[in-house]
RNA sequence: AGGGUUUGAUCCUGGCUCAGAAUGAACGUUGGCGGCGUGGAUUAGGCAUGCAAGUCGUGCGCGAUUGGUUUGGUGCUCGCAUUGAACCAUGAAAGCGGCGAAAGGGAGAGUAACGCGUGGAUACCUACCCCGGGGUUUAGGAUAGUCCGCCGAAAGGCGGAGUAAUACUGAAUAAUGUCUUCGGACCAAAGGUGUGAUUCCGCCCUGGGAUGGGUCCGCGUCCUAUUAGCUAGUUGGUGGGGUAAUGGCUCACCAAGGCGACGAUGGGUAGCGGGCGUGAGAGCGUGGCCCGUCUCACUGGGACUGAGAUACUGCCCAGACACCUACGGGUGGCUGCAGUCGAGAAUCUUCCGCAAUGGGCGAAAGCCUGACGGAGCGACGCCGCGUGCGGGAUGAAGGCCUUCGGGUUGUAAACCGCUGUCGAAGGGGAGCAAAUGCUUGGGGGUUCUCCCCCAGGCUUGAGUGAUCCUUGGAGGAAGUCCGGGCUAAGUUCGUGCCAGCAGCCGCGGUAAGACGAACCGGACAAACGUUAUUCGGAAUUACUGGGCUUAAAGAGUGCGUAGGCGGCCUGGAAGGUGAGGUGUGAAAUCCCACGGCUUAACCGUGGAAUGGCGCUUCAAACCACCGGGCUUGAGGGAGGUAGGGGUGAGCGGAACUGAUGGUGGAGCGGUGAAAUGCGUUGAUAUCAUCAGGAACACCAGUGGCGAAGGCGGCUCACUGGACCUCUUCUGACGCUGAGGUACGAAAGCCAGGGUAGCGAACGGGAUUAGAUACCCCGGUAGUCCUGGCUGUAAACGAUGAGCACUUGAUUGAGGGGGCUUCCACACCCUCUCGGUCGAAGCGAAAGUGUUAAGUGCUCCGCCUGGGGAGUAUGGUCGCAAGGCUGAAACUCAAAGGAAUUGACGGGGGCUCACACAAGCGGUGGAGGAUGUGGCUCAAUUCGAGGCUACGCGAAGAACCUUAUCCUGGUCUUGACAUGCUUGAGAAUCCGCCUGAAAGGGUGGAGUGCCUUCGGGAGCUCUUGCACAGGUGCUGCAUGGCUGUCGUCAGCUCGUGUCGUGAGAUGUCGCGUUAAGUCGCUUAACGAGCGAAACCCUUGUCCUUAGUUGCCAGCGGGUCAUGCCGGGGACUCUAAGGAGACUGCCGGUGUUAAACCGGAGGAAGGUGGGGAUGACGUCAAGUCCUCAUGGCCUUUAUGACCAGGGCUGCACACGUCCUACAAUGCGGCGCACAAAGGGAAGCGAACUCGCGAGAGCAAGCAAAUCCCAAAAAACGUCGCCCAGUACGGAUUGCAGGCUGCAAUUCGCCUGCAUGAAGCCGGAAUCGCUAGUAAUCGCGGGUCAGCAUACCGCGGUGAAUGUGUUCCUGAGCCUUGUACACACCGCCCGUCAAGCCACGAAAGUGGGGGGUAUCCGAAGUCGCUGAGGUAACCGCAAGGGGCCAAGCGCCGAAGAUAAACUCCGCGAUUGGGACUAAGUCGUAACAAGGUAGCCGUAGGGGAACCUGCGGCUG
Repeated sequence: AGGGUUUGAUCCUGGCUCAGAAUGAACGUUGGCGGCGUGGAUUAGGCAUGCAAGUCGUGCGCGAUUGGUUUGGUGCUCGCAUUGAACCAUGAAAGCGGCGAAAGGGAGAGUAACGCGUGGAUACCUACCCCGGGGUUUAGGAUAGUCCGCCGAAAGGCGGAGUAAUACUGAAUAAUGUCUUCGGACCAAAGGUGUGAUUCCGCCCUGGGAUGGGUCCGCGUCCUAUUAGCUAGUUGGUGGGGUAAUGGCUCACCAAGGCGACGAUGGGUAGCGGGCGUGAGAGCGUGGCCCGUCUCACUGGGACUGAGAUACUGCCCAGACACCUACGGGUGGCUGCAGUCGAGAAUCUUCCGCAAUGGGCGAAAGCCUGACGGAGCGACGCCGCGUGCGGGAUGAAGGCCUUCGGGUUGUAAACCGCUGUCGAAGGGGAGCAAAUGCUUGGGGGUUCUCCCCCAGGCUUGAGUGAUCCUUGGAGGAAGUCCGGGCUAAGUUCGUGCCAGCAGCCGCGGUAAGACGAACCGGACAAACGUUAUUCGGAAUUACUGGGCUUAAAGAGUGCGUAGGCGGCCUGGAAGGUGAGGUGUGAAAUCCCACGGCUUAACCGUGGAAUGGCGCUUCAAACCACCGGGCUUGAGGGAGGUAGGGGUGAGCGGAACUGAUGGUGGAGCGGUGAAAUGCGUUGAUAUCAUCAGGAACACCAGUGGCGAAGGCGGCUCACUGGACCUCUUCUGACGCUGAGGUACGAAAGCCAGGGUAGCGAACGGGAUUAGAUACCCCGGUAGUCCUGGCUGUAAACGAUGAGCACUUGAUUGAGGGGGCUUCCACACCCUCUCGGUCGAAGCGAAAGUGUUAAGUGCUCCGCCUGGGGAGUAUGGUCGCAAGGCUGAAACUCAAAGGAAUUGACGGGGGCUCACACAAGCGGUGGAGGAUGUGGCUCAAUUCGAGGCUACGCGAAGAACCUUAUCCUGGUCUUGACAUGCUUGAGAAUCCGCCUGAAAGGGUGGAGUGCCUUCGGGAGCUCUUGCACAGGUGCUGCAUGGCUGUCGUCAGCUCGUGUCGUGAGAUGUCGCGUUAAGUCGCUUAACGAGCGAAACCCUUGUCCUUAGUUGCCAGCGGGUCAUGCCGGGGACUCUAAGGAGACUGCCGGUGUUAAACCGGAGGAAGGUGGGGAUGACGUCAAGUCCUCAUGGCCUUUAUGACCAGGGCUGCACACGUCCUACAAUGCGGCGCACAAAGGGAAGCGAACUCGCGAGAGCAAGCAAAUCCCAAAAAACGUCGCCCAGUACGGAUUGCAGGCUGCAAUUCGCCUGCAUGAAGCCGGAAUCGCUAGUAAUCGCGGGUCAGCAUACCGCGGUGAAUGUGUUCCUGAGCCUUGUACACACCGCCCGUCAAGCCACGAAAGUGGGGGGUAUCCGAAGUCGCUGAGGUAACCGCAAGGGGCCAAGCGCCGAAGAUAAACUCCGCGAUUGGGACUAAGUCGUAACAAGGUAGCCGUAGGGGAACCUGCGGCUG
C1' cells in the first nucleotide's frame, strides 16, 4: 500500500468480495509444561442445602454449665464414686442497652433524565475522626429477660407477679447556641474501669475543620416528522404548609401563561463516564474484567427507625409463585459465595483460610468478615519453555513420480557419540511476616491506670514455592489448515455436471494443479481452522475527503417568510477570535524513562499527556454588536426605443362543410392493389347565393417577447416587463430561499353553451396463419367558448439562482456615439439580447469553452449498486382519474456511461461475379444405372450430412477384398516383431487318417556348417515370461492431409505520430485497375504475406538435330504402300532462342496513373489454359490411409477357416445413362484425329463361328509392332409421323469369356419378347468461345465386370456490353440493447414448482395513557366519650400520649370507549427465482408502423390508437 469481479477488448461510474487487527466468544480436529489474567453475554427465569453482619460483660439484670477449695449425707473395693451447702473461678444461651447493620458484595431490569460527563453555584445536612471553648448537679417511674397460668399443629400470642442500666423521664444550671416585636424567652448531660480518675475510656452544649452527601444552573449526551402541535399544578404571582434546604414540592386565591421546526409532544432503543477495539488521523463501533457514578433487590405501593434508607439477607399492605399445615392458619425471596433445574452454540468448586490487605464492634485480648488472600476446573486470552544436539551416503528399505536413464522423500532414518531443559519419583528449601500482644531493661511526655521511642526474649503461614540435590534415560511430549487466481505452496490416481467444492471470480459433462485419496510442498504451531461480531481497507455518507449534461442525482417556473450569506470609510465597547498567567481535567489505562519477577506477559516508581471547561490580564486585524459618514451594489426620476408579452371587445379575407338554385350526365372516391362508402331520388365536377364553426397561408428568419408553461390576421382599450441615454435623487434599502403561496402544455373531470374540419372509443372494408394494429370508408366523446377543478410531461440546454474573474474570431436583433461638409447596414467605439467556430482549462470520453461543463464565493434542491418500486402501508390533497410524501422482506453480482474493434441491418454510397437479365442446353415426368435415407434382416460392417454428404472414401464387394457384420468350426506367446528361458530336432521334403476348410492326429525320408569334440552358430518345433495384436472408443486430446469462404483482394509488421486506454494512422480521400494494380494528395515513412511476375502447356517464327518420324526434288521397286537408296526442304519430334512492352500514333485525363480508338503484328492490353490458395473461419472432414496421447480388450474386441451378408425392397431423394424421334432411325458406301496403353501384356494376318469368341500364330519392352474400327460428318437407299423400321426395359431359349468357383451375385453374343415413354408441375442446374451443345477415342482400377472417374481430339453455336431486382463478395459510411456476434438479443400474458411480502370477514395477544368505580397499607389532618406509669395537683381531676373512628391522597383490581404494536387468518393481489412448457414479436438496425414521455380510451398478451411534447 492494495487486489479479484460487468467487456471481444478499453476508460469511467458503481456495487459485491478478499488480504489486517480485535473478541467475556462458540464449534471441529488436535493437545506436553509453566506464569499472569479471565469465565452465565441467553430467562432481572425458578431455586433444595450450607455459609455471606455482627460485636461490646470496661453499659445492665439474670446466670445454665464446668472446674477448684472447704464442709455435710450415702455407697463401698477405704480413697474413690455420688449427692447437697458455702466460697472462689469459669462464664453458654436468650434478653435490655450502645455502635454497626445505609459500608462491603451482586446485577443492568428500568431510565433519553440534571441520569451521566464537564465546569460552576449554595438555600443546606454530616454519626464515627481532628482542633478549640464550656459542662457532666439532682430526682423519679417503668420494662424485656425471669417466674406462674392460659390459647395455638406451628409460627406466635395473651394475662398476672416482679427486676437493672450508658434504656426512659422530671427539675436545676444556660452562652460562644436558637428564636426575637430587640423588651426578652427557650434548650443538656451517664456513667464505666480501677485501691485510687479534673487527668484513661465515655456523656452533654457549642464554634471550626475534615470527610461524605443533598439541591440548583451553563454546555454536551442515540434513532424516528410515515409522531406537528403539547401543556390545568400547566406558566407566573401573593399567602399558608412542608423540608436539613431552594422551589408548584403542596394547598388557597389571582393572572393566562409556558414549550415547540435550534424538533416540543409521542414512538423505538439504551444505564452513563474513565476507558476498550480499530483507524495515519478525523472518525466509526463498543461500555465485559478494573475504577467513578446512577438505578434495582420476587412485582407494585408505603412509611418507620436512624447522622444517614424510603433500607439486597428490616417492617406493613396488595399481587403472582413456591413450601408447611391438625385446613383454622402460617412461612419464603441467591441480580452475595458455592451449587441445582430450565432455556441455550455457550460460561467453573456445594474447595481452603482469616496468615496478609481492608472493614465492623471492642479499652484490649479478640470475635465476625464467601470483602479479600489462595487453591480447583476450562488452551478462553496473552506470554515463556520443551518435544533433543553433533556426526552420519551404499544417498538403504519402503512410499510417490518417471521421458525407465532416473528423480524425490533425504542427513531425514538406521547407526555412532553427547546433553539432561520440561515432565516423572524422592528429599531439602529462601521469601510472602511486619505488626499487635505478653515480658525484661533503658529513655522521653512536669503527674498518671495513659501515650511515644530504642534494645532483648516469646508468639502468628491458608496457600504458594524460586531454587538446590538424587535416580533414570532420547527415553513421556505435534498437530491443524492450505496448495486454480486473489495468495506462499503441485504431481499422480479415482470420479465423470455424479459425488462433491466454493470468501469472490468460479471448478466437476473421461486426460480435473479447483471434487476424494496418496505422495510432495507451503503457512502457523500447543495449537490450527471455521462461524459470529466490530473497525479497517470503503474517498462506498466524503468535517478532514465525493458528486448531480449523458453513469444515481437540479424541484416545471416565479414571488416570498424564517434562516444563511453580504459593498467602502471611521469611532466605541470587547461576545467570537488571538496571546500570556492560573484552577480543574480522580486513580488505573495509553506513551516515555528507570526498576522488580532467570526473560516475557505481568507488576512498581517517576514523568509526560489528557485537542475540554472555568477565572484572570492584554490585543483589536477580522466576524458579530452600537454610533457616524460614503456611492460603485440595489432602487427611484427625466427623455427615448423594439417586441406573436398579457386581458377584453370589435372587424376581415382565403379555405372547408352544409343548404338552395343553375349547367351537366356516370361515375366519384380511395389504395401497394382493392373493397366498404357516395351516385340516375342526378353524385363527383362547375357557377351563383346563403349559413356555420374553427384556424389565421405568404411575411417567417438557429428572428422577437415572456419566469416557465407559452405567444403569430387586423383595429381599439386597459396592462406587465426589458433596453438605451442623462448621471438628477435615496443611501446597502442586497443575494439566496426550508416551509408557504401564485402560475403551470396536452390529456382528463364538473356545469352550461357550441360543433365546420379533425378524431380516442365504436361500426364496416382490406391485409394477414391470426390482425382486438399499421392502410381505407364512416364516426362519438373530445378538440372551441364561459365558469370551476386537476397539477402532471423527454415541463430538456436532460445543465438551480446570484456576483466576480479568465486569450479570441464571426454573425443576427435593439439602442447610443464617433468619422465623413451631409447621407450610407461603408468603417470604428460602446451597452443589452440571440447564435456559430474555437485558446487555455476542465472532462471517463463524447464534448464544453465570457450564454462554461473553466477559476472562486454565497444560498437552496437532490444522489449513494441493480431489481423489488415510485410499489405496499400510513398521512395528506382531489368529484374522480390520480397527485405529493414514500419503505421493507426477498433476490442478483452485477445494473450502467462514453468510446473502440468487429459482426449485423427489410440503413446509405461506390464496385464486382453466369448473381440477375439476354440466350443455348438440361434436371424435376419415363425406363434403367448408381449413391443415400427409410424399411427389412441372423447380418444387411463403417464413415461422409445445407452450400462444402448423397456415380463421395470405393482407380471397380462372386471367394479374396471385408472390417467379424451374421451363423458355425477352430488356435492361444498367437497370422506378424524383438528378447530371455525349458526341452527336442539339422534345415528341408514327402506321405497317411479325420474334417467343409482351418485345424487336429500320425508316419517316413533327410543327418548339413564350424569345432579346442565339451559344444557352438543359424533354422524349426515346443514350455514359460516379457510382450505381440485390435479397421475397438475418443477427429471435442492430437500431428499430417483435405474441403469451403476464394484466385475473393485482402491480412499484417517495424519505426514515427495521435489517443489516459482499447485502438487509430499507414490501409483514408481523388482518379485508375482483374487486383491494397498504379498515380496524385497526405503524419506518416518503409516493409512482409497475398495480387502480379517467375514455372508448365498452347498459339507464330528462327536456330540446332534428323530415327523408329517426314518425302518436295533425284533414283530404284511394288497391284499397292517412305517399301528401298537417299534427302533436311516441309510436316513433325525436342532442345535452345525470338516475340507483346500500352513500345508507336491520335484523343481523354491533373503535365500523372490509366482509359478509348488506330497502325503494325501469328498474337494487344494478364493472348488462351494449367499449376500456384495470404491472415484466418467453420471444435468443418478424416483415430477406417498413415502417425499418435489417453481409455478399453488379452483362451478375445486378437488370429484362422467354411458359408452367408455388404447386391436384400411398399417407399423417398441426389447424380447420371438411354430415350420419347425425321436437324431422326436403319442399311450400304466413303473420309479426317488426338492422347494413350502393352510382357503372367498388346496380339496382326490367316482359319472357324451369324456373333460373342475360338484355334493357330507373325511382330512388338514399342515415333518401328499391336490395341485401332475413330464417330459424328459426307454420299446414297429405305422409313413417312405411328407408341412407329422411334424407344429399348423386361422376360424366355441358346451360347461365349474370365475365374478353384458366375445359384445368391459378373460381363458379352445370337434368336425371340418389345414395357414405360410423344419433351415433363412447383421448382431448379450449367455455360460468355474453340465455350455451350454434340460425336466418338484412350487410360487407370482390373482375372473378369464402367452409363462412373480421369484424359483426348472432331464438328461447332446463340446471347449480353446492362446492374432495377434475387444470391454472394469487396471498400467507405451510419445505427446497434448483438460479441456463441441476426440461426443474435429480447418483451408480456398463460401453465408448473418454490420463496418472501401486501390486502382480507375476523381472531388471539402486548403496550402506554384517559374516564368512572372500588379502595389495602400508610403519612398528614380532624376527632378521640375508650386506654394511660413518670409532669402539675392533697385529691377530684388536668396536661401529654395511644388505640379506635372519620377525611384527603392512594397501589393492586374492576368496567368503558378509543389509540398503538405484534401474531394467526378461508380467500385474494402483484413480486422474486427456477437448462430445454404455451401464445405471439413489442423493443434493439429505418427492428420492418422511428422510439420514448405525460394523459385518456381500448385489447389474450406483449401492446394499439387519439392529443400535446422530446430527439436520447
The RNA shown here (small-subunit ribosomal RNA) has 1512 nucleotides and comes from a sludge metagenome.
The RNAcentral record of the sequence draws on SILVA.
It matches the Rfam family "Bacterial small subunit ribosomal RNA". Rfam links the family to the GO terms ribosome and structural constituent of ribosome.